[in-house]
Source information: This is a predicted structure of a 77-nucleotide RNA (transfer RNA) from uncultured Pedobacter sp. Rfam family: tRNA. Its family is annotated with triplet codon-amino acid adaptor activity in the Gene Ontology. By type it is a transfer RNA. Its mean pLDDT, the model's own confidence on a scale to 100, is 80.
């Protein structure tokens, strides 16, 4: 520089043949147990779906700069 893959909640991740609600676990809170902590259990809290845009009656999900990150190749030294 090429080339392919990601980008979704504090974290790790699902969800993509476009259509009713954006979702799990762990974390945070707050309860309940217990002298107490731990662990368990209940409950919740928290997202402009990585960014600007285009297509659509409708886009996390299709197209297109762009940033940013992996892998791999390839050049310099």
């Nucleotide at each position: 520089a090429g080339u392919a893959g990601a980008a979704u909640a504090g974290c790790u991740c699902a969800g993509u043949a476009g259509g009713u609600a954006a979702g799990a676990g762990c974390a945070g809170c707050g309860a309940a147990c217990u002298c107490a902590u731990a662990a368990u259990u209940c409950g919740u809290u928290g997202g402009c779906c990585g960014u600007a845009g285009g297509u659509u009656c409708a886009a996390a999900u299709c197209c297109u700069g762009c940033u940013u990150c992996u892998a791999c190749u390839a050049c310099c030294a």